[in-house]
RNA sequence: CCGUGCUAGGCGGGGGGUCAGCGGUCCCCUGUACCUGCAACCCGCUACAGCAGGGCUGAAUUCCUCCCGGAGGCUUGCGGCGUGCGCACGGAGGCGGUCAGCCGGGCGUUGAAGGUCGGAUCCCAUGCGAUGGGUCGCCGGUGAACCGGGUCAGGGCCGGAAGGCAGCAGCCCUAAGCCGGAGGGCUCAUGCGCCGUGGGGACGUCUGGCCGGAGCCUGGGCGACCGCCCACCGACGGGCGCUGCCUGUCGAUGGGAGGUGCACGG
Repeated sequence: CCGUGCUAGGCGGGGGGUCAGCGGUCCCCUGUACCUGCAACCCGCUACAGCAGGGCUGAAUUCCUCCCGGAGGCUUGCGGCGUGCGCACGGAGGCGGUCAGCCGGGCGUUGAAGGUCGGAUCCCAUGCGAUGGGUCGCCGGUGAACCGGGUCAGGGCCGGAAGGCAGCAGCCCUAAGCCGGAGGGCUCAUGCGCCGUGGGGACGUCUGGCCGGAGCCUGGGCGACCGCCCACCGACGGGCGCUGCCUGUCGAUGGGAGGUGCACGG
C1' cells in the first nucleotide's frame, strides 16, 4: 500500500417555548437526513443522552475537532404604527346655573331706578243682603155619631093651662189636627256676595298720590365664569399585536483545515 472481517462512531442539526436545569413530545428555521411503539395536570434524566425494540452503515464524501460564513430565532433599551382599556389634563360637543359686557327686542322726560304715604290681594270679628232649615204668627180649605157651640123640624119630659126644660137628625160655626199658600217676626247655618264696618298682618304681587330726575326689563344671539355629563380628537398611564434601530446572545444547510482504530492474509 492492497484485500477480507470487525469495533468506536454515524443514520440529522439548530432556535423558541417549557423546566431548577437537560433531552424529547409542541411551534419555527434549515432541507432529505432508518423503521415501529410512547409522551403536557407528559415521558425520560442529572447526562455529550428521550425511553423500549428492531435494522442499515462504518474508519471516511459519511465519524471527531477547529476556523469561515450566516438562513433563522431570542434579547435589556430607544422609537414607529395599529388596537383595546383606564384617567379626565387640554380641545370639541351636550345640559344647567351666574353675570347685563356687546348685539337684538320692549318700557321710560306723556317721567326710569330709588324713596315715602296709602289702597287691593291675605287673616279675624261683625253688619247687611242672598240662600237654606226650624219656630211663631197670618190667609184659604177641611175638620167632632155621643163626651164642642149656635139654631134645633119631628118626637120627648114637666105643667090643669099659659108656658117652661133637655135635646137627636139636618144646617151653620169652631177646637186640636191635617192640607195648601204668601213670605211677616225670631233663630240657626253657609264651598254665597265686583256689599259695608272695625282690627291685624305684611314675604311677594298689583296699584294710586307725592318726592326724585335717567334709567329699567328681557338670557333671543355672541361673550365671560362655574358645575355636571360624554369620551369624538390630542396628552398621559398600563395591556396586546406588528414593525424599525442599537446592543448582547444562540446558531442550521454550506465551505475550508486537521484528526481517528482492531484482527488476519498478501

Bacterial large signal recognition particle RNA from a Phycisphaerae bacterium, 266 nucleotides, folded computationally.
The prediction has a mean pLDDT of 80.
Rfam family: Bacterial large signal recognition particle RNA. Rfam classes the family as a non-coding RNA gene.
A source record names the gene ffs.
The RNAcentral record of the sequence draws on ENA.